The part of an RNA shown here (large-subunit ribosomal RNA, domain VI) has 254 nucleotides and comes from a Prevotellaceae bacterium. It was read from a public genome assembly. It matches the Rfam family "Bacterial large subunit ribosomal RNA". Rfam links the family to the GO terms structural constituent of ribosome and ribosome. NCBI's taxonomy places the organism under Bacteria, Pseudomonadati, Bacteroidota, Bacteroidales, Prevotellaceae.
[in-house]
Context: one part of a larger RNA
């Protein structure tokens, strides 16, 4: 912009896309076959590989705004403890979220239809015979579908429900934010409120803070699972989404 009002929510599915892989054992059965040697069709069961998706509870990694220990050498301070700045995050040890494989769960199946080759049925031209010449049957990882995704701009532009026509219904500006993102979109939230952010509290990481008491001569050990703490999960209106503007029509053609 269009889909002959205008909107919201919920479809249909014309059409397009993915997916389609395969070993090995185990039984059946050492059984049909074979003289033996050897060794199955069909069927039924375990369990692997490469491949795809989705995801973080588990093992990991990662985590430069979390904790901690530690050299050097500098500020603050009392040459003290503390707490700090710089050396790759100085270095080393550990690590929420988060994102992630080497982690975890699925997945390929089963099935219907019509086929190919190929195998038949009944059957004549041709008194036989013949799977075809009328008829009719099975038969592929292949094709139609069925599995999973998109999908009415499908201009052929569908369909149901609701709502408006009281500048309405609804949409957008703005503003809080996000597993959503370059930006735009899109999802949530906007005081009739838990959207951030604060704050409590719990989860969780670190790993026993500082001062002081107590034991020890001291080194320290201990009262103390302590302190301190990005991103997780709950309450909570303290801060901040304030107040408001702007699109949108007149009953829907000629």
């Nucleotide at each position: 912009c269009g889909c002959a009002g205008g909107a919201a929510u919920u479809u249909u599915g014309a059409g397009g896309g993915g997916g389609u892989c395969u070993g090995u054992c185990c039984u059946u059965a050492g059984u049909a076959c074979g003289a033996g040697a050897g060794g199955a069709c069909c069927g039924g069961g375990a369990u692997g590989g490469a491949c795809g998706u989705a995801c973080c509870g588990c093992u990991g990694g990662u985590g430069a705004a979390c904790c901690g220990g530690u050299u050097g050498u500098g500020g603050u301070g009392c040459u003290a403890a503390a707490c700090u700045g710089c050396a790759u995050g100085g270095c080393c040890g550990g690590g929420u979220a988060u994102c992630u494989a080497u982690g975890u769960a699925c997945g390929g199946u089963u099935g219907a239809g019509a086929u190919a080759a190929g195998c038949g049925c009944u059957g004549a031209a041709a008194g036989c015979a013949u799977c075809u010449a009328a008829g009719c049957g099975c038969g592929a990882a292949g094709c139609u579908c069925g599995c999973c995704c998109c999908g009415a701009g499908a201009u052929g532009a569908g369909a149901a429900u609701u709502c408006c026509c009281u500048g309405a219904a609804g949409g957008g500006u703005c503003g809080u934010g996000g597993a959503a993102g370059a930006c735009u979109a899109c999802c949530a939230c906007g005081u009739a409120g838990a959207u951030a952010g604060g704050c409590u509290a719990c989860a969780g990481g670190u790993g026993u803070a500082a001062a002081g008491g107590c034991a020890g001569c001291a080194a320290u050990g201990u009262c103390a699972a302590a302190g301190c703490c990005g991103a997780g999960u709950a309450g909570u209106a303290c801060u901040a989404a304030u107040c408001a503007c702007c699109c949108g029509a007149u009953a829907g053609a000629g």